A computed fold for a 164-nucleotide RNA from uncultured Eubacterium sp., annotated as Lysine riboswitch aptamer.

[in-house]
RNA sequence: AAGUAGAGGUGCGGUGAUCAACAGUAUCACACCGGAGGUGCUGACAGCCGGUGAGGGUGUGAAAAAGGGUGAACCGCCGAAGUGAGGCCGGUAGUCAGAACGGGUUUGCUGGGUCUGCGGUGAAUAACUGCAGGACUGUCACCGGUUACGGUGGAGUGCUACUU
Numbered sequence: 001a002a003g004u005a006g007a008g009g010u011g012c013g014g015u016g017a018u019c020a021a022c023a024g025u026a027u028c029a030c031a032c033c034g035g036a037g038g039u040g041c042u043g044a045c046a047g048c049c050g051g052u053g054a055g056g057g058u059g060u061g062a063a064a065a066a067g068g069g070u071g072a073a074c075c076g077c078c079g080a081a082g083u084g085a086g087g088c089c090g091g092u093a094g095u096c097a098g099a100a101c102g103g104g105u106u107u108g109c110u111g112g113g114u115c116u117g118c119g120g121u122g123a124a125u126a127a128c129u130g131c132a133g134g135a136c137u138g139u140c141a142c143c144g145g146u147u148a149c150g151g152u153g154g155a156g157u158g159c160u161a162c163u164u
Base pairs, nucleotide, nucleotide: 001164002163003162004161005160006159009078011077012076013075014074015073019069027062028061029060030059031058032057033056037049038048039047041098042097043096044095045094081110082109083108084107085106086105088103089102090101111137112136114134115133116132117131118130119129120128121127139154140153141152142151143150144149
């Protein structure tokens, strides 16, 4: 230098089912009020609906779903994975453009989980995520110590073991 195999632990990611919640919400029907607009996530155009009453409001009846979450189980793993930025492709009710969203790629950051504060997404006090801080933990280097261990500092392109 190359290859192989490992370790950190409330370790990382995926899968489908169940359950909670979303929510008595959206939506539909009827009645009343009201009186001219409405129609996707946004804009423009087109089309359609609307005084045979739009949007909106009240009442009654019926009544979801998706995203996100969840203990156990199984699978793949230890840059596992996450995230910022750039760019490409797809994609979005008839068309055009764009957002959300999905996939790849280049590059930067992050050892790991956890707690607190501020923000973002979200129905949410769930969860995820960005920034900052705290203690803990694994690893290596240096210093101290007979040892146990302690102090300081670094980062996973690291660390340990074996083979060539």
Its Rfam family is "Lysine riboswitch aptamer". Rfam's curators write: Riboswitches are metabolite binding domains within certain messenger RNAs that serve as precision sensors for their corresponding targets. Allosteric rearrangement of mRNA structure is mediated by ligand binding, and this results in modulation of gene expression. The prediction has a mean pLDDT of 79.